This is a predicted structure of an 87-nucleotide RNA (c-di-GMP-I riboswitch aptamer) from a soil metagenome. The model forms 100% of the base pairs in the Rfam consensus. Model confidence (mean pLDDT): 86 of 100.

């Protein structure tokens, strides 16, 4: 970055698994994507099993609150790598 050309990825639902959740993998199915490749580094957002805390003489149960060590690259920006190109 052009109504170019050869590809490419795949939201949502819906099916199977995996997990405590967010979420994640295969399957379907195409919303959009020119970095919708890759990396939690900053900013940001989700979730909370455990822990801590309400809790009192103590312990366990249920509930609320706080916490990433769990995610999100399909928020944004930053590394990193990379495909095809005409004026």
């Nucleotide at each position: 970055g052009a109504u170019a050309a050869u590809g490419g990825c795949a939201a949502a639902c819906c099916c199977g698994g995996c997990g405590a959740a967010a979420g994640c993998c295969g399957g379907c199915g195409a919303c959009g994507c020119a970095a919708a490749g890759c990396u939690a580094c900053g900013a940001g957002g989700c979730u909370a099993c455990c822990g801590c805390g309400c809790u009192g003489a103590g312990c366990c149960c249920c509930g609320c609150g706080c916490c990433a060590c769990g995610c999100c690259a399909g928020u944004c920006g930053a590394g990193c790598c990379g495909c095809c190109g005409a004026a």